RNAcentral holds the sequence, with entries from ENA.
This is a predicted structure of a 75-nucleotide RNA (transfer RNA) from Collinsella intestinalis.
RNA sequence: GCCGGUGUGGCUCAACGGUAGAGCAAGUGAUUUGUAAUCACUGGGUUGCGGGUUCGAUUCCUGUCACCGGCUCCA
Repeated sequence: GCCGGUGUGGCUCAACGGUAGAGCAAGUGAUUUGUAAUCACUGGGUUGCGGGUUCGAUUCCUGUCACCGGCUCCA
């Protein structure tokens, strides 16, 4: 330099163009003599960043950044 993959709540991951969700973690409450466990509920996201297409983009196109893997050239 070229090709491919990944990037989404604190963490691990979903979401085939139509309200961004789950589990764990956190908080509150119930239960318990108390803790843990269990049960119920609650909050938390400008979907890495920018641009485009579209009525509508996590999703399609494009640029760019970070990380991972492969290939190649020069010195």

It matches the Rfam family "tRNA". It is annotated as a transfer RNA. Lineage of the source: Bacteria > Bacillati > Actinomycetota > Coriobacteriaceae > Collinsella.